Context: one part of a larger RNA
């Protein structure tokens, strides 16, 4: 390279938005660029393929006739594909309405708890464990009670639930705001899909600068177990967790399942919007279970597809070395990205 694949064997970019490109609904007309046919030139000679023929035979030499994917002209032919022009509405958008939502982003604002002060009751223990010790208490702890501070999460509802692209989002109000779905069919009239590059977002943990610090709780101390015990388990405890700003850009960022389209048996729950003949009703659009056919090495998927097909991207190609080295680009640093090879099996 052919050709195979990419849930769990190697392998779907964390997610979206998008540039070039790739790829595009239905109907007419037209042109003819690719597509098809004819003609005709041209495709040097040797080689090479078939066939004869010479040298005793062969290699070897002659000689023929076609091939020589191909290129060029000119003429037809229009069914696809390209281009023009016009028309359409089933894709795609735009309006109208009335519902659902832990969607984002600011600001305020509440109750429970856990600490800590202060005051008051009261007295000898409290606290932790398998059992205990470090620890705190007669300088009055532990409990109860009253007040204050302060910081961080929002019990109950809760769900197979809802929302968002993903990462995620959950006490209540309230402002600005993104999107979906469903009816209606009013208007646009192919305006589509993917997307190399590029942008944008992106959990914890870490970095910076400035603030807060209740709790928890990496490092560290210390008390225990043990044969040791740099762990498990206890009692303290700093960075952090929290708030602004700015940066990292990776995680078994998972449905280990790219994105869109269109076909294929059903039962059964449940969110939302419709519609009705108000029912174990019908319908779209999400979300679970269960399962025909078909797939699958099996496990299993199964109208949310791993099933049948179409476009377009990524990505794989023995293990190990190594997702390292060296380079290049980000980055403050910490790393990240991109990405070998000797050399061993």
């Nucleotide at each position: 390279u052919u050709g195979g694949g990419c849930g769990u064997a190697a392998a779907g970019c964390g997610u979206c938005u998008g540039u070039a490109g790739g790829c595009u609904g239905a109907c007419u007309u037209g042109u003819a660029a690719g597509u098809u046919g004819a003609u005709a030139a041209u495709g040097a000679a040797a080689g090479a393929c078939c066939g004869a023929a010479g040298c005793u035979c062969a290699a070897c030499u002659u000689c023929g006739u076609g091939u020589u994917u191909g290129u060029u002209a000119u003429c037809a032919a229009a069914a696809c594909u390209g281009c023009a022009a016009g028309u359409c509405u089933a894709g795609a958008a735009u309006u109208a309405g009335g519902g659902a939502g832990a969607g984002g982003u600011a600001a305020g604002u509440a109750g429970a708890a856990u600490u800590c002060u202060a005051a008051g009751u009261g007295u000898a223990g409290g606290g932790g464990u398998g059992c205990a010790a470090u620890c705190c208490g007669u300088a009055g702890a532990u409990a109860c009670u009253u007040a204050g501070a302060g910081g961080a999460a929002u019990a109950c509802c809760a769900a197979a639930a809802g929302c968002g692209a993903a990462g995620g989002c959950a006490a209540c109000u309230u402002a600005c705001u993104g999107g979906a779905a469903c009816u209606a069919u009013a208007u646009u009239g192919a305006c589509g899909c993917u997307g190399a590059g590029a942008g944008a977002c992106g959990a914890a943990a870490g970095c910076g600068u400035g603030g807060g610090g209740a709790g928890c709780g990496a490092a560290a101390a210390g008390g225990a177990u043990u044969a040791g015990a740099u762990a498990c388990c206890c009692u303290u405890g700093u960075a952090g967790u929290c708030c602004a700003c700015g940066c990292c850009g990776u995680a078994a960022a998972c449905g280990a399942u790219g994105a869109u389209a269109a076909c294929u048996a059903g039962g059964u729950g449940u969110u939302g919007g419709g519609a009705u003949u108000u029912a174990g009703u019908c319908u779209c659009a999400g979300u679970g279970c269960u399962g025909u056919a078909g797939c699958u090495a099996a496990c299993g998927c199964g109208u949310u597809a791993a099933g049948u097909u179409a476009u377009c991207c990524g990505c794989c190609u023995g293990a190990g070395g190594a997702g390292u080295a060296c380079g290049g680009u980000c980055g403050c640093a910490a790393g990240a990205u991109u990405a070998a090879a000797a050399c061993u099996c």
Predicted 3D model of a 345-nucleotide part of an RNA (small-subunit ribosomal RNA, central domain) from an uncultured bacterium. Rfam family: Bacterial small subunit ribosomal RNA. The RNAcentral record of the full RNA draws on ENA and SILVA. The prediction has a mean pLDDT of 87.